[in-house]
RNA sequence: UCAGACGGCCGGACGGCCGCUCCGAAAGGGGAGGAAAGUCCGGGCUCCACGAAGACAAGGCGCCGGGUAACGCCCGGCCGGUUGGCUCAGCGAUGGGCGAGCCGAGGGAAAGCGCCACAGAGAUCGAACCGCCUCUUUUGAGGGGUAAGGGUGAAAAGGUGCGGUAAGAGCGCACCGCCGGGCCGGCGACGGACCGGGCAUGGCAAGCCCCGCCUGGAGCAAUGCCGAAUAGGGACCGCGCGCCCGAAAGGGCAGGGGCGUCUCCGCCCCGAGCGGUCCGGGUUGGCAGCUAGAGGCGAUGCGCAAGCGUCGUCCCAGAUGAAUGGCCGUCGCCUCGAAAGAGGUACAGAACCCGGCUUACAGGCCGUCUGACGCA
Numbered sequence: 001u002c003a004g005a006c007g008g009c010c011g012g013a014c015g016g017c018c019g020c021u022c023c024g025a026a027a028g029g030g031g032a033g034g035a036a037a038g039u040c041c042g043g044g045c046u047c048c049a050c051g052a053a054g055a056c057a058a059g060g061c062g063c064c065g066g067g068u069a070a071c072g073c074c075c076g077g078c079c080g081g082u083u084g085g086c087u088c089a090g091c092g093a094u095g096g097g098c099g100a101g102c103c104g105a106g107g108g109a110a111a112g113c114g115c116c117a118c119a120g121a122g123a124u125c126g127a128a129c130c131g132c133c134u135c136u137u138u139u140g141a142g143g144g145g146u147a148a149g150g151g152u153g154a155a156a157a158g159g160u161g162c163g164g165u166a167a168g169a170g171c172g173c174a175c176c177g178c179c180g181g182g183c184c185g186g187c188g189a190c191g192g193a194c195c196g197g198g199c200a201u202g203g204c205a206a207g208c209c210c211c212g213c214c215u216g217g218a219g220c221a222a223u224g225c226c227g228a229a230u231a232g233g234g235a236c237c238g239c240g241c242g243c244c245c246g247a248a249a250g251g252g253c254a255g256g257g258g259c260g261u262c263u264c265c266g267c268c269c270c271g272a273g274c275g276g277u278c279c280g281g282g283u284u285g286g287c288a289g290c291u292a293g294a295g296g297c298g299a300u301g302c303g304c305a306a307g308c309g310u311c312g313u314c315c316c317a318g319a320u321g322a323a324u325g326g327c328c329g330u331c332g333c334c335u336c337g338a339a340a341g342a343g344g345u346a347c348a349g350a351a352c353c354c355g356g357c358u359u360a361c362a363g364g365c366c367g368u369c370u371g372a373c374g375c376a
Base pairs, nucleotide, nucleotide: 001372002371003370004369005368006367007366008365009364010363012331013330014329015328016327017326018325020031021030022029023028033347037358038357040356041355042354043353044352045219046218047217048216058215059214060213061212062211063077064076065075066074067073078106079104080103081102082101085098086097087096088095089094107210108209112208113207114204115203116202129150130149131146132145133144134143135142136141158176159175160174161173162172163171177199178197179196180195181194183192184191185190223288224287225286226285233279234278235277236276237275238274239273242253243252244251245250255270256269257268258267259266260265295314296313297312298311299310300309301308302307332345333344334343335342336341
């Protein structure tokens, strides 16, 4: 320098004018984000429930070690898969090894059940469609053997080679793989060599299930306090509740009000509450909860890292019909343009507070790893 691949950070700057909100007597000071978002996990805090127990159910999690208040998060590792590439053997075809990075709901499939579409003879049952070998034969075919070869499929009874055989086959052997055993290394996941076994142990647990671990419920509209008018509830006090019949219900008479212009008359309605004092609940509203915290920054020690410790320093939004804004100027960055200049400058905005995850994002800066080439 090029190729491949990861990670971290920033998220416009300065000035002027006019405002908004919080603190403060004033002067003055503070005032959105890396995601404030989705509300998907984990906690703090508050209330309710409760026996600080056990069992069952339901839901969730699941390689190992570490970090953390905790986590389904983070860091480091193991195993499996995959890849730009590198390397070894070989004339080559090809095969073996390594591998930055990426992906993995990564416990258990020789406890059990269930499922494995289509195709295929056959999907776990020891399986015969074609082919191969052999026997019979009426030459059409039939019986037997066979998992080498073909075909189907995502997957077909370990793989390669040599021997063996009628043809074949772990049938025998070598290497690789698998299973079992102890040994060695590692905290561990796991790895290594050795010995034994020819090895009917296919896949799926993101289907039931088994094993281990975790989980009481609701959420700041939690919760506590103060408490207006009006309406309604309760207690006490005061005044009142026409006459007759009737035990009462009710009826009759009288009374009051309204309408038909007035009287008469007719029709309709009312007749037991009213006033005062006090108490308690609740609505609008107000206050607390509310922001000093698993806090920021700097230095330093330990650790590969996530992170932890020590010291110093700082206080950095708290609104609630809900502040955090608008205009102008200069500069920065991007695009267009020969220039002058013009246009653009993302995603998006707190609402009790933290730790994560996920999603959105113009533009810019820095770093690491693998490999190739060149120079010193």
Predicted 3D model of a 376-nucleotide RNA (Bacterial RNase P class A) from a Pseudomonadota bacterium. RNAcentral holds the sequence, with entries from ENA. NCBI's taxonomy places the organism under Bacteria, Pseudomonadati, Pseudomonadota. The model forms 97% of the base pairs in the Rfam consensus.